Source information
The RNA shown here (transfer RNA) has 74 nucleotides and comes from a Patescibacteria group bacterium. The sequence is in RNAcentral, with records from ENA and MGnify. Lineage of the source: Bacteria > Bacteria candidate phyla. Rfam family: tRNA. About the family: Transfer RNA (tRNA) molecules are approximately 80 nucleotides in length.
RNA sequence: GCGCUCAUAGCUCAGCUUGGUAGAGCAGUUGCCUCUUAAGCAAACGGUCGAGGGUUCAAAUCCCCCUGGGCGCA
Numbered sequence: 001g002c003g004c005u006c007a008u009a010g011c012u013c014a015g016c017u018u019g020g021u022a023g024a025g026c027a028g029u030u031g032c033c034u035c036u037u038a039a040g041c042a043a044a045c046g047g048u049c050g051a052g053g054g055u056u057c058a059a060a061u062c063c064c065c066c067u068g069g070g071c072g073c074a
Base pairs, nucleotide, nucleotide: 001073002072003071004070005069006068007067010026011025012024013023020057029043030042031041032040050066052064053063054062
C1' cells in the first nucleotide's frame, strides 16, 4: 500500500441479509421475600447505534468518506 472483518446501554452481545417504535443477559438502583446476608421474584433506570456526509417520507440497517481494533496479502 491492497483486501476482509469488527465498532449498538457500564460489560458481553442480538437486531443489519429483507430500511418502519432500538432490544436481551449481566452489573448497578428501588421494592418484595429473609432475623441478617446470599439466592430468588418484580419494577424502573440506562444508548443522539465510532465521527462526518449522501439517498429516502423514514437509516443502527443502503451508499461515500474518515477514525480506531483484529486478520490476511505484499